This is a predicted structure of a 116-nucleotide RNA (SAM riboswitch aptamer (S box leader)) from an uncultured Bacteroidota bacterium. The model forms 88% of the base pairs in the Rfam consensus. Model confidence (mean pLDDT): 78 of 100. The sequence was found by an Rfam model in a public genome assembly.
RNA sequence: UUUUUAUUAAGAAGGGCGGAGAGAUUAGGCUCCUGGAAACCCUGGCAACCAAUCCGCAAUAGUGCGGGGAACGGUGCCAAAACCUAAUCCCGGAAAGAGACGGGAGAUGAUAAAAA
Numbered sequence: 001u002u003u004u005u006a007u008u009a010a011g012a013a014g015g016g017c018g019g020a021g022a023g024a025u026u027a028g029g030c031u032c033c034u035g036g037a038a039a040c041c042c043u044g045g046c047a048a049c050c051a052a053u054c055c056g057c058a059a060u061a062g063u064g065c066g067g068g069g070a071a072c073g074g075u076g077c078c079a080a081a082a083c084c085u086a087a088u089c090c091c092g093g094a095a096a097g098a099g100a101c102g103g104g105a106g107a108u109g110a111u112a113a114a115a116a
Base pairs, nucleotide, nucleotide: 001116002115003114004113005112006111007110008109013043014042015041016040021032022031023030025087026086027085028084029083044078045077046076049074050073053068054067055066056065057064058063082108088105089104090103091102092101
């Protein structure tokens, strides 16, 4: 980097350094920000994907499924729903089409695990 699977409306902040932007991309909106943005570092925290641990069930393959807790480990995350909408499709209200609105799926992105 690619593929697959799962999750994506919950949750969690201070300091240092830095010096103008940030909220993935494009467009529109909205928000944060010199009362100090991003990046980086430290500490703290959240969560429970992996690992470890405990329990139950199935199985007998040191395996699978489900659950509990969060004290060590590997990641991740800590404004606002992935900030909102669109960049796709389908459905709905009974002549048809379009727009708007509502709903669903998908796409894109992010994170984890596995594989290449």